[in-house]
Molecule: transfer RNA
Organism: Clostridia bacterium
RNA sequence: GCGCGUGUAGCUCAAUGGAUAGAGUAACUGACUACGAAUCAGCAGGUUGGGCGUUCGAAUCGCUUCACGCGCA
Numbered sequence: 001g002c003g004c005g006u007g008u009a010g011c012u013c014a015a016u017g018g019a020u021a022g023a024g025u026a027a028c029u030g031a032c033u034a035c036g037a038a039u040c041a042g043c044a045g046g047u048u049g050g051g052c053g054u055u056c057g058a059a060u061c062g063c064u065u066c067a068c069g070c071g072c073a
Base pairs, nucleotide, nucleotide: 001072002071003070004069005068006067007066010025011024012023013022018056028042029041030040031039049065050064051063052062053061
């Protein structure tokens, strides 16, 4: 340099172009306990890497750009 892939909550991951983007775990609060852990209940946490476009509607499709990984040279 060229090609392919990945990027979504602190972390690990879901989500057929269609409801307010969900789950586990972690954090926080409460219950329980002499106190903790475990367990149970609840709560909060998101510019779906950035930008532009297509569409009535985009995490999803297209273009571009950034980061990372793999392959080729």